[in-house]
Context: one part of a larger RNA
Molecule: small-subunit ribosomal RNA, 5' domain
Organism: metagenome
């Protein structure tokens, strides 16, 4: 000099665009971050309306209770989601991680394109009733009941496997294709129209849309191998028995000592094994002319973890942050038998610390998850708040004013500085202030009207055009208009280095310093004050990095 996720001091006007727990992977009050579908399924409670039937009444009408629709709304059963999004860096020196290549050794829910099919039964179970029991959390029994929830059956376009074959290619273990015989092996229903036929209907028939199953092919996403790069230390020099290899068996989606049982005795190392210490990698960031050096905050991309250690369930993925068992250690709650919990999500407390914030609005627009949609979720994200933490603009006024005013300072006492500075004159209105006006982020969904296309159809579905409807941030950005210099500047240095001096006090005292030094009575160095310099809404000090 440059740079900071900065902290301290002194000061402190406004605005944008960044960014804010670096230490305790310490411990957590409260709130909220993953839910949704009634167009899968059967209850229950309420509302409306419609029908029958009772009750009061002469009626009119109240009021009861059954069906039937149509909504809410509850919990249960089912699908999907919950593995994504968010937060951490603890462990890791390792195929974690860049890179760049294999899988002739794999997988993939939703999505998307092709091909086939979607018959036809059957048992239960939760919700709900009724008992028991336990303080609670909760359990156990009997008994009703559905379903895209579970098992058989049927069929087999495929699809796997098993036999014997033809034909092609490669990179060894082989691979890709043909026909052929056997064997095993699927499915679920929802729901929108409809003119003819059938039918008392309900529906069959017809057309559409969402599912289901079964297979290819693709996308996505995982995984698994390899070859190269990136860190300290030899005051670590010898590691290593599942250890290296084979056989063979299990095992995984799927190679492989990944496990096992035999057999062999080999495998790593001075190009640093093995052991220590340290650290999540990288695209980058900081400096530097570059070459290096140093660092990995915010952004993104991979990795890890989830109170501390294991372990598997489920599932298309998890060995699973707001799941589950088990054990530990913390904290709660208990009738002392037993039970409950885990902010390294977003806020937010306490606690160490020099130090790091709102217990905020809101799904409007991005995007995610569920739905046929309408919608509902969404502490992702959108956006206010709070900090000069940083970078960026912008003002704090402009012109003129000399008899050169007073204070104030020095003074050789004559005068000199501050100094055109003020003060008065003339103006301007930038940010604040007060007042009006006022965007854009909106554009699909869904509705409604025209058109078209499918179609027996003017349903219904596509796909096009016009229109309606939707702003958290926001009355914000802007933009007008009033008014008046008003409300808006400090910090540090002034011996050299180093841009900038002289009084006064002190008298090796008090005190100052980055190094050289300064202070022991005329100190440009100390402390005040005037001047003067530097930089400025910031300015200096530390600390770290080059």
């Nucleotide at each position: 000099g440059a740079a900071c996720g900065a902290a301290c001091g002194c000061u402190g006007g406004c605005g944008g665009c960044g960014u804010g727990g670096a230490u305790a992977a310490g411990a957590c009050a409260u709130g909220c971050a993953a839910g949704u579908c009634g167009a899968g399924c059967g209850c229950a409670a309420u509302a409306u309306a419609c029908a029958g039937a009772g009750u009061a009444g002469c009626a009119a009408u109240a009021u009861u209770u059954u069906g039937u629709a149509u909504g809410u709304u509850g919990a249960g059963c089912g699908g999907c989601g919950a593995a994504a999004g968010g937060g951490u860096g603890c462990g890791u020196a390792a195929c974690a991680c860049g890179u760049g290549g294999g899988u002739a050794a794999u997988u993939u829910g939703c999505c998307a394109u092709g091909a086939a099919g979607u018959u036809g039964g059957g048992g239960a179970u939760a919700a709900c009733u009724c008992g028991c029991u336990g303080a609670a959390a909760g359990g156990c029994g009997a008994g009703c009941u559905a379903a895209u929830a579970c098992c058989g059956a049927a069929u087999g376009u495929g699809a796997u496997c098993a036999u014997a074959u033809g034909g092609a290619g490669g990179c060894a273990u082989c691979u890709c294709u043909g026909a052929a015989u056997g064997a095993u092996u699927a499915a679920a229903g929802c729901u929108g129209g409809g003119g003819a036929c059938c039918g008392c209907a309900a529906g069959g028939c017809c057309u559409g849309g969402c599912g289901c199953u079964u297979u290819a092919u693709g996308a996505u996403g995982a995984a698994c191998c390899c070859g190269c790069g990136g860190c300290c230390u030899a005051u670590c020099a010898g590691c290593u028995a599942g250890u290296u290899g084979g056989u063979g068996a299990g095992g995984u989606a799927a190679c492989g000592g990944c496990u096992c049982a035999c057999c062999a005795a080999g495998g790593c190392u001075a190009a640093g094994a093995c052991g220590g210490g340290u650290a999540g990698c990288u695209g980058g960031u900081c400096u530097g002319a570059g070459a290096g050096g140093a660092c990995g905050a915010c952004c993104a991309g991979c990795c890890u973890c989830a109170c501390u250690g294991g372990a598997a369930c489920u599932g298309a993925g998890a060995c699973a942050c707001g799941g589950u068992c088990c054990a530990g250690a913390c904290a709660c709650c208990u009738a002392c038998g037993g039970g409950u919990g885990g902010c390294a999500g977003c806020a937010g407390u306490c606690g160490a610390g020099a130090a790091u914030u709102u217990u905020u609005c809101u799904c409007a627009a991005u995007g995610g998850g569920g739905g046929a949609a309408a919608c509902c979720c969404u502490g992702a994200a959108g956006g206010a708040g709070c900090g000069a933490c940083g970078c960026c603009g912008c003002g704090u006024g402009g012109g003129g004013g000399a008899u050169g005013a007073a204070u104030g300072g020095c003074u050789u006492c004559g005068g000199c500085c501050c100094g055109u500075a003020a003060a008065c004159c003339c103006c301007u209105g930038u940010c604040a202030u007060u007042u009006g006006c006022g965007a854009a982020c909106a554009a699909a969904a869904u509705u409604u009207a025209c058109a078209u296309u499918u179609u027996a159809a003017u349903a219904g579905a596509g796909u096009g055009u016009g229109a309606a409807c939707u702003g958290a941030u926001u009355g914000u950005a802007g933009c007008g208009a009033a008014a008046g210099a008003g409300g808006a500047a400090g910090g540090g240095a002034c011996g050299g280095c180093u841009a900038a001096c002289u009084c006064u006090g002190u008298g090796c005292c008090a005190g100052c310093a980055g190094c050289c030094g300064c202070g022991g009575u005329a100190a440009u160095a100390c402390a005040g004050a005037g001047g003067u310099c530097c930089c400025a809404a910031g300015c200096g000090u530390u600390g770290u990095u080059c």